[in-house]
Context: one part of a larger RNA
RNA sequence: UUGGGCGUAAAGCGUCCGCAGGCGGUUGUGUUAGUCGUUCGUUAAAUCCCGGAGCUCAACUUCGGAACCGCGAGCGAAACGGCACGACUAGAAGACAACAGGGGUUGAUGGAACGGUAAGUGGAGGGGUGAAAUCCGUUGAUAUUUACCGGAACACCAAAGGCGAAGGCAUUCAACUGGGUUGGUCUUGACGCUCAGAGGACGAAAGCGUGGGCAUAAAAAAGGAUUAGAUACCCUUGUAUUCCACGCCCUAAACGAUGAUGACUGGCUGUCUGAAGUAUCGACCCUUCAGGUGGCGAAGCUAACGCGUUAAGUCAUCCGCCUGGGUAGUACGGCCGCAAGGCUAAAACUC
Numbered sequence: 001u002u003g004g005g006c007g008u009a010a011a012g013c014g015u016c017c018g019c020a021g022g023c024g025g026u027u028g029u030g031u032u033a034g035u036c037g038u039u040c041g042u043u044a045a046a047u048c049c050c051g052g053a054g055c056u057c058a059a060c061u062u063c064g065g066a067a068c069c070g071c072g073a074g075c076g077a078a079a080c081g082g083c084a085c086g087a088c089u090a091g092a093a094g095a096c097a098a099c100a101g102g103g104g105u106u107g108a109u110g111g112a113a114c115g116g117u118a119a120g121u122g123g124a125g126g127g128g129u130g131a132a133a134u135c136c137g138u139u140g141a142u143a144u145u146u147a148c149c150g151g152a153a154c155a156c157c158a159a160a161g162g163c164g165a166a167g168g169c170a171u172u173c174a175a176c177u178g179g180g181u182u183g184g185u186c187u188u189g190a191c192g193c194u195c196a197g198a199g200g201a202c203g204a205a206a207g208c209g210u211g212g213g214c215a216u217a218a219a220a221a222a223g224g225a226u227u228a229g230a231u232a233c234c235c236u237u238g239u240a241u242u243c244c245a246c247g248c249c250c251u252a253a254a255c256g257a258u259g260a261u262g263a264c265u266g267g268c269u270g271u272c273u274g275a276a277g278u279a280u281c282g283a284c285c286c287u288u289c290a291g292g293u294g295g296c297g298a299a300g301c302u303a304a305c306g307c308g309u310u311a312a313g314u315c316a317u318c319c320g321c322c323u324g325g326g327u328a329g330u331a332c333g334g335c336c337g338c339a340a341g342g343c344u345a346a347a348a349c350u351c
Base pairs, nucleotide, nucleotide: 004322005321006320007305008304012319014202015201016200017199021194022193023192025088026087027086028085029084030083031082032081034080035077036076037075038074039073040072041071042070049065050064051063052062053061054060091191092188093187094186095185096183097182098181099180103177104176105175106174107173108172110154114150115149116148117147118146119145120144121143125136126135162169163168207248208247209246210245211244212243217241221237222236223235224234259318260317261316262315263314264313267296268295269294270293271292272291273290274289275288276287277286300307301306324351325350326349333344334343335342336341
């Protein structure tokens, strides 16, 4: 390479947009450098294959024939593919009317808790633990009451629930704004799918830079315990950090460990959203359809576990990735970064 694979054995890029490229709905006409047929030429001989002949057989030698693959030219075919010009509406997009939502950004807002400040009551303990101690307290703590200040997070509702491409998103309200679903008519008329070692954007936490903020929690650090020791687990403190703005970093068990898109293939049962029917005074209920989100399971698949119309079933297109373990996601080089480091990515050697 052929081939086989990627939920858990090695293997789906963290996610999306998207150029080139690859692939692409129904139908008509024309054309034909793809495709197919045929003829001719060429493809040296030997070799190989088939049929014969000669050495006693065979190997070997020899005669005749055929052929693969390819190239060139002529003639022809037009189903498929390409191209050109039309047509269509089942894909895609849009208009209209509704609808749900912690989707995003900004500003404001509320209560509980916590900490602090001031003051009142009160008078000896409090705190903490397995037990203690460090620690706080007669300069009045803990407790309790009142007022004020501060920062961070939003109990109940809350859910197998919702939204978002993923990361993620939750007090309440307003403004601005993205996406989605349903309905029946209308519009455009393939405008689509996927997407590279082209490019771009987003991307938890931690970390970095500058400025601000600092209630709580808390790496580091200090002390008290425990212990043979205890650079820990427990306790008392406590800085960076945790919060905000702007700019970086770009990694995660970034997980459904499951790429995207389309089609097909029994069901049962919850739940969310919308619509229609039925019912009703109205609503609920019930039935059906569409879109999400769960559970169980036919067939089928799977090494098994399990998956099973939200497929890991049956197919198609495109991309990414894997090829024994260690060395190693390391060295070197390159690119990126303020740094930390990230991305790309071996070998010797060894089992």